[in-house]
Predicted 3D model of a 154-nucleotide RNA (Lysine riboswitch aptamer) from uncultured Acidaminococcus sp. The sequence is in RNAcentral, with records from MGnify. Rfam family: Lysine riboswitch aptamer. From the family's description: Riboswitches are metabolite binding domains within certain messenger RNAs that serve as precision sensors for their corresponding targets. Allosteric rearrangement of mRNA structure is mediated by ligand binding, and this results in modulation of gene expression. This family includes riboswitches that sense lysine in a number of genes involved in lysine metabolism, including lysC.

RNA sequence: GAUAGAGGCGCGGAACCUAUGAGUAAUUUUCUGAGGGACACCUGGGAGGGAAAUGAAAGGACAACCGCCGAAGCUGUUUUCUGGGUGCAGGAAAUGGCUGGGAUGCAAGUGAAUAAUUUGCAUACUGUCGCCGUGUCAACGGUGGAGAGCUAUC
Repeated sequence: GAUAGAGGCGCGGAACCUAUGAGUAAUUUUCUGAGGGACACCUGGGAGGGAAAUGAAAGGACAACCGCCGAAGCUGUUUUCUGGGUGCAGGAAAUGGCUGGGAUGCAAGUGAAUAAUUUGCAUACUGUCGCCGUGUCAACGGUGGAGAGCUAUC
């Protein structure tokens, strides 16, 4: 340097269906009558609210199947696309930085949500290698590090 692997409630993508979203938004009728919005703007040619009728969707969830073991996630900058009038939000690429992994708890964020998820902290657990010690030489204990790591073969 190449190839192949390991960690485990392992990581990511994800169709159909279903539930949630929600009896919400919206539309129509009627009553009332001046505000609504972050701004721009909209509004007596009816803002907003009450009642009745009709009544969605997106995102997220479930996971057949697929790709994998920096799997992947988060974050800064730049370029670009989409929604929108802007603010803003989401996606793609490039380039840096952080994180070994899952779980639980607390806090903050996204979200309609008590679902799910992201970040930080804490707790024990777990895999891996280094160092030290014990040993019946299988392994065990202590401690430290990080995936640009570890193991095997060439």